Source information
A computed fold for a 72-nucleotide RNA from a Bdellovibrionota bacterium, annotated as transfer RNA. Its Rfam family is "tRNA".

[in-house]
RNA sequence: UCAGGAGUAGCUCAGUGGUAGAGCAAUCGGCUGUUAACCGAUCGGUCGGGGGUUCGAAUCCCUCCUCCUGAG
Numbered sequence: 001u002c003a004g005g006a007g008u009a010g011c012u013c014a015g016u017g018g019u020a021g022a023g024c025a026a027u028c029g030g031c032u033g034u035u036a037a038c039c040g041a042u043c044g045g046u047c048g049g050g051g052g053u054u055c056g057a058a059u060c061c062c063u064c065c066u067c068c069u070g071a072g
Stems, first nucleotide, its partner, number of pairs: 001071007010024004018055001026042005048064005
């Protein structure tokens, strides 16, 4: 330098045009002699940045940034 992949909650990841979700974590409560486990609830997000397309974008297009892999 070129090609491919990834970037979404504190962490691991879904979501491929129509209200952003799950598990774990955290907080509160239930249960228990206590802790753990278990059960319930709550808390959580500028969807990496910018621009474009569209009635509508996490999703499609362009560009930039970071990381991983390969080629030279």